[in-house]
RNA sequence: UGUCUUCAGGGCAGGGUGAAAAUCCCGAUCGGCGGUACAGUCCGCGAGCCGGAAACGGCAGACCCGGUGCAACUCCGGGACCGACAGUGACGCGCAGUCCUCGUGCGCGAAGUCUGGAUGAAAGAAGAUG
Numbered sequence: 001u002g003u004c005u006u007c008a009g010g011g012c013a014g015g016g017u018g019a020a021a022a023u024c025c026c027g028a029u030c031g032g033c034g035g036u037a038c039a040g041u042c043c044g045c046g047a048g049c050c051g052g053a054a055a056c057g058g059c060a061g062a063c064c065c066g067g068u069g070c071a072a073c074u075c076c077g078g079g080a081c082c083g084a085c086a087g088u089g090a091c092g093c094g095c096a097g098u099c100c101u102c103g104u105g106c107g108c109g110a111a112g113u114c115u116g117g118a119u120g121a122a123a124g125a126a127g128a129u130g
Stems, first nucleotide, its partner, number of pairs: 001130007014026003028113002030083002032045004040081002048059004063079005085116003091109006
């Protein structure tokens, strides 16, 4: 350095309300890959999304305090926070309409954990062989 093979993402227990909820509420729970003092929250990458015929371009979440130490936003202690796209959704907002109530219609938003693309792809990791 070429070829090939294998592997490569986890998670709502329990309770409340209710006709019905993994979707609302309480609570529980999860953390891809490389770098670096061991990292979901630092740097970079992947998946995803948008534009494009393609090449390619663009978008893209979240942390503090104390301690140890030569060194840690990575360890220990404490307290926080975050989570692609599409679907569903009893919740929320707006509008309409009604004498009023129950409720109705339309629009928009709403799940890290459910369903789907995905028996996929891939950052990469290991191995075989020339």
A computed fold for a 130-nucleotide RNA from a mouse gut metagenome, annotated as FMN riboswitch aptamer (RFN element).
Rfam family: FMN riboswitch aptamer (RFN element). From the family's description: The RFN element is a highly conserved domain that is found frequently in the 5'-untranslated regions of prokaryotic mRNAs that encode for flavin mononucleotide (FMN) biosynthesis and transport proteins. Gene Ontology term of the family: FMN binding.
Its mean pLDDT, the model's own confidence on a scale to 100, is 83.
The sequence is in RNAcentral, with records from MGnify.